Record summary
The RNA shown here (small-subunit ribosomal RNA) has 1482 nucleotides and comes from an uncultured Pseudomonadota bacterium. The RNAcentral record of the sequence draws on SILVA. Model confidence (mean pLDDT): 85 of 100. Rfam family: Bacterial small subunit ribosomal RNA.
RNA sequence: AGAGUUUGAUCCUGGCUCAGAACGAACGCUGGCGGCAGGUCUGAGGCAUGCAAGUCGAACGAGAAAGUGUAGCAAUACACGAGUAGAGUGGCGCACGGGUGAGUAAUGUAUGGGAAUCUGCCCAGAAGUGGGGAAUAACAGUUGGAAACGACUGCUAAUACCGCAUACGCCCGAAAGGGGAAAGAUUUAUCGCUUUUGGAUGAGCCCAUAUUGGAUUAGCUUGUUGGUGAGGUAAAGGCUUACCAAGGCAAUGAUCCAUAGCUGGUUUGAGAGAAUGAUCAGCCACACUGGAACUGAGACACGGUCCAGACUCCUACGGGAGGCAGCAGCUAAGAAUAUUGGACAAUGGGCGAAAGCCUGAUCCAGCCAUGCCGCGUGAGUGAAGAAGGCCUUCGGGUUGUAAAACUCUUUUAACGGGGACGAUGAUGACGGUACCCGUAGAAUAAGCACCGGCUAACUUCGUGCCAGCAGCCGCGGUAAUACGAAGGGUGCAAGCGUUGUUCGGUUUUACUGGGCGUAAAGCGUGUGUAGGCGGAUUAUUAAGUCAGUGGUGAAAUCCCGAGGCUCAACCUCGGAACUGCCAUUGAAACUAAUAGUCUAGAGGAUAAUAGAGGAUAACGGAACUCCGAGUGUAGAGGUGGAAUUCGUAGAUAUUCGGAAGAACAUCAGUGGCGAAAGCGGUUAUCUGGAUUAUUUCUGACGCUGAGAUACGAAAGCAUGGGGAGCAAACAGGAUUAGAUACCCUGGUAGUCCAUGCCAUAAACGAUGAGUGCUAAUUGUUGGAAUUCUUCGGAUUUUCAGUGAUUAAGCUAACGCGUUAAGCACUCCGCCUGGGGAGUACGGUCGCAAGAUUAAAACUUAAAGGAAUUGACGGGGACCCGCACAAGUAGUGGAGCAUGUUGUUUAAUUCGAUGAUACGCGAAAAACCUUACCAACCCUUGACAUACCAAUCGCGAUUUUCAGAAAUGAUUAUCUUCAGUUCGGCUGGAUUGGAUACAGAUGCUGCAUGGCUGUCGUCAGCUCGUGUCGUGAGAUGUUGGGUUAAGUCCCGCAACGAGCGCAACCCUCAUCAUUAGUUGCCAUCAGGUUAAGCUGGGAACUCUAAUGAAACUGCCGGUGAUAAGCUGGAGGAAGGUGGGGAUGACGUCAAGUCAGCAUGGCUCUUACGGGUUGGGCUACAAACGUGCUACAAUGGUGUUUACAAAAAGUUGCAACAUCGCAAGGUGAAGCUAAUCUUAUAAAAAACAUCUCAGUUCAGAUUGUCCUCUGCAACUCGAGGGCAUGAAGUCGGAAUUACUAGUAAUCGUGGAUCAGCAUGCCACGGUGAAUACGUUCUCGGGUCUUGUACACACCGCCUGUCACGUCAUGGGAGUUGGUUUUACCUGAAGAUGGUAGGAUAACCGCAAGGAGUCCGCUAGCCACGGUAAAAUCAAUGACUGGGAUGAAGUCAUAACAAGGUAGCCGUACGGGAACGUGCGGCUG
Repeated sequence: AGAGUUUGAUCCUGGCUCAGAACGAACGCUGGCGGCAGGUCUGAGGCAUGCAAGUCGAACGAGAAAGUGUAGCAAUACACGAGUAGAGUGGCGCACGGGUGAGUAAUGUAUGGGAAUCUGCCCAGAAGUGGGGAAUAACAGUUGGAAACGACUGCUAAUACCGCAUACGCCCGAAAGGGGAAAGAUUUAUCGCUUUUGGAUGAGCCCAUAUUGGAUUAGCUUGUUGGUGAGGUAAAGGCUUACCAAGGCAAUGAUCCAUAGCUGGUUUGAGAGAAUGAUCAGCCACACUGGAACUGAGACACGGUCCAGACUCCUACGGGAGGCAGCAGCUAAGAAUAUUGGACAAUGGGCGAAAGCCUGAUCCAGCCAUGCCGCGUGAGUGAAGAAGGCCUUCGGGUUGUAAAACUCUUUUAACGGGGACGAUGAUGACGGUACCCGUAGAAUAAGCACCGGCUAACUUCGUGCCAGCAGCCGCGGUAAUACGAAGGGUGCAAGCGUUGUUCGGUUUUACUGGGCGUAAAGCGUGUGUAGGCGGAUUAUUAAGUCAGUGGUGAAAUCCCGAGGCUCAACCUCGGAACUGCCAUUGAAACUAAUAGUCUAGAGGAUAAUAGAGGAUAACGGAACUCCGAGUGUAGAGGUGGAAUUCGUAGAUAUUCGGAAGAACAUCAGUGGCGAAAGCGGUUAUCUGGAUUAUUUCUGACGCUGAGAUACGAAAGCAUGGGGAGCAAACAGGAUUAGAUACCCUGGUAGUCCAUGCCAUAAACGAUGAGUGCUAAUUGUUGGAAUUCUUCGGAUUUUCAGUGAUUAAGCUAACGCGUUAAGCACUCCGCCUGGGGAGUACGGUCGCAAGAUUAAAACUUAAAGGAAUUGACGGGGACCCGCACAAGUAGUGGAGCAUGUUGUUUAAUUCGAUGAUACGCGAAAAACCUUACCAACCCUUGACAUACCAAUCGCGAUUUUCAGAAAUGAUUAUCUUCAGUUCGGCUGGAUUGGAUACAGAUGCUGCAUGGCUGUCGUCAGCUCGUGUCGUGAGAUGUUGGGUUAAGUCCCGCAACGAGCGCAACCCUCAUCAUUAGUUGCCAUCAGGUUAAGCUGGGAACUCUAAUGAAACUGCCGGUGAUAAGCUGGAGGAAGGUGGGGAUGACGUCAAGUCAGCAUGGCUCUUACGGGUUGGGCUACAAACGUGCUACAAUGGUGUUUACAAAAAGUUGCAACAUCGCAAGGUGAAGCUAAUCUUAUAAAAAACAUCUCAGUUCAGAUUGUCCUCUGCAACUCGAGGGCAUGAAGUCGGAAUUACUAGUAAUCGUGGAUCAGCAUGCCACGGUGAAUACGUUCUCGGGUCUUGUACACACCGCCUGUCACGUCAUGGGAGUUGGUUUUACCUGAAGAUGGUAGGAUAACCGCAAGGAGUCCGCUAGCCACGGUAAAAUCAAUGACUGGGAUGAAGUCAUAACAAGGUAGCCGUACGGGAACGUGCGGCUG
């Protein structure tokens, strides 16, 4: 310090997540030692038991017992025990120490001040301590009660209690004057006691500042705010009371609600901050719950009292007892937190003169890896790189110097011995502890998590969207580095992971340090209150500010430096710091304040100017509609096309007259005015604002603006008018699968006016207001000045508006750019992931509709902006193609052939199956093929390699038997493997055996190679360097022309290059040269009449090799002087001459594991191998591709002419002969320019048929034959005779073809024993048409929109149905809290007082003073009644929301999304939505 995640990719915005640190932690696995710390965060729930506050005999009276001793026989007495124990009176303490955090948002805390106070014990000073009195507990007796606890009578002491005396100082009082003390003990040293002054310590009170969230809490308050009198307190004070006044607090947040002890500090962070408040320390509050006082220096009291309540316990039922939030401990709760330990040795506390006693404070020990720190689990050598494990390309690699082995060491643990500091005299719980020494022996000691990226670390096996993982992204559907295991590795280590929480990262609340045109975000607009900010200048003050000084900022902590434990953690000391607060002294620039001055801001005055600025009234013409009348006749209207509708009762059209309402053409303009909404005929009246010029006046009067207030389109509401046109709703007609729509015909609210509401819009420049500054150019509106003028105007300059293009700069980009989104300042508003939701609840407003303010649960990893490349569009432009059009012939109808689907079957093997499957794989299914089915056989196998043994009689031919055959058994005949170093040595073959293995047309074409189809023979696809852009990318490749072409030319921030195009290759068309046999024959000769048949020839044809030829080369026109196009000449051929081969980057997870190859998986007496028979040939039906036809351009018969290209020895076969024929028999020639297949057919000539189911057509069937073959039944082809279906040109639809093409005619070949209507090839005859690119299909280029990127077969909206979840409403129900009113009124203190009681003082006495009890008054806790408010839980039913792999209905949005979309509003509709009105362009 960053990283992952939105996209096909990019930049940005923005959230989510991770890496770090920390913890009073918990859980999982594991666990050697020591030191130092820490340890109920939850139920302030309840508690058994023990302990936690006592002490003093030097304040006081009284005072045992056990036991021992002496005497006594014993009872008993005496002495010691002992003035002891225990109890009581009295004093001091118990208000400290210890616990907890419930309450408390201020009676608290922190910091800093203040005045009206008290303070036991302690310190210092001053003074005193005289003399009396009356009681009472203990105790004794009587007595009540179960107990707790009492009652009465009697006795007694004091440092207990009470007078009196004295009292300078003390208190009250203006003064005079008045009032108020004491206690003794004793060892004679002292310690006490009383009054008073001061101090110290502690405590009480007041003030300022700071101190959580909520405004969906906005008003609160009656002792309330102040005063006077009185009372009260230690003390100021409404603290209390009477009276008077009516105040006090609050938007700088009162009151109310919720939450919370506060701080030093702690954690984190660079810091600022944020979170937190365990341990330690300071303050506060509380002590079962609520209330109250007493005592006291101090309490309204944790281990005190009284009362009420709840709970627990005891009880004799009458009544009593209790309070662990002290230390241990128990129980409950909980994820979770320890021993019913030791000691007062130390430190401290209480009492005491002291010894001492008490002390669960404290010091120690125990338990717990809870944390921090330290140490160890060994060290060295050690390669045969052992074994084993794992992986493997089978070679090896790795675990790994790791182990073993050898040599050492002994920290720790164990055992033995010694043995502290802490104690400045005695005293040591810890503790025989720390520490030291010795002994033996590697001996006693390693785990946990992770290994897809982030993030260090990889392989194998198992699993197969299962099981599972996951912090985010995401893994898993048969080759998972992501699940589980193993091996290996990485990290940390007595721990390691997980979970939870906090800070960080996160500048993601932004003070430091963010934003608001389009990402979330500028209020619809003005006026204006508080507040914030504010021009120039002078003087003063000193609040802010700055500087110095002083006080304080507790200690501890953090930091620095030392020191002590072996180090460290830890501890000690010193320093610094504590960024703060307060006081004081000074400075005076800035801000502020006060007092002046000024004119640049602002405003006024004067003179002009422009304008749909506003309000009211009047008037005007055109048009629509309606009414009346005339003319006139059959239609009009409306649409994509129609219909509803109007019209012979006279429409539409046309003419004249009249009525009514609404709106104002042209001018009209990114022109004007207004704050915005908005404003448009003319005239009048009233009225607001702006601009320009003069620089005359005032003198900062200003800017912004929370609340507030005014205005505020359309729709809508209320009342009353008005109503021509238009038009939600509604009705009808169409369209449609439907059509609650779009279209049409009607039509009501409404639209208009008046008055009153409503307060919202895409109320938009999606851009708040104000001020200043920062380059230009060019329009336009309203002024002003200047110069010139032909008087029209023009030039230059300058104000105020309104537009365009652009610089710098800014911006994520788009873009903005003096009208800023630039550079700055001031003020206001608003934002903080998406959804839920601008919704619910509550409040305010409204007649309503609704508006405004405005959440949460839950859900989700994205949502979003701009730009890029594609793809797509029922977007645009251009171009091409037998794509359409123009034509020709067809298919679709019939019969048959063939392929497919389906069905059937034991099997009908498998694959291909939109274009791009379907006469396809298959260039040949009777057996074989064959993969399928049935039956029967074989199991190292039909085939390969390796090992062992045997044999060389291996093998060929053959007989017989069983069998369907395979196979098994059997007979006979023939047959001496090769090399050799002569070794049964080597090689080869066969048989047998055992095991590795063979074998599989079994699966996966979605694991693959190779090959192929398709887009498409379409013209495209890319790269290097440069340049532009933050980037994806762009440029080049776009543009203007041109081409079949990214073909070429020109231009251009591009310049070049590659794969494609073209060319090079083959073939056909012309010619030349060479060569002439099997081909040819012009000339010469021979020869037959039939012939290149022969000699010969090399001319021609032909054959087959090499060349030539065509390049827009030439000419005219056109074009830009280019590329090219067009016409022409010449030429066999003319603009790629015809045809072929040739298929860019890529697309379709296209096809093929059944051609072959191949990973993985599966089978192994079978999913392998063999055989026979069957099947692939089935047949209701459907589809594709073909053949033959339907006839006269024809059929039939007879005669007769002209090809090319192929094939042939397991062959083609002449010829002869037989048969009607298929064919049979015999048989020359030919391994082919020689022989053969082999007559080409259509055409032509003649004859016949005469329009019919025919002399068309030939299916089907019968019968007889032929050929092939082991075999034609299932299931071949052909022939003869006979039979003679359907079919008379084919619906919707659809195919091919642009010239030697279509159409038509025949010929050959591959496969093949036999079997083409298929396929491949060959020639013969030989057309028609193309205006053209509007439309259909496909393709290319550019551009545009996009919410698509699996890319429109895309994306996506809403209702309905089902499951789950959270939530709102809800008749109500239950509980908590709070308030108000009333009732009740314990204890208590205060006041009063009829009654009762009464030692001290007064009095001779009676009695009095006083006190106590009782009674009583007001106050008051608990409780009760009633009414409210609020919060929570729950509730039949109900509303919407979210979510879920496959449900239903539609298709609203994204493209012009097929009616552009969206905003507001109103009505309507299953639903998305539709329509009206106004607005926006996103």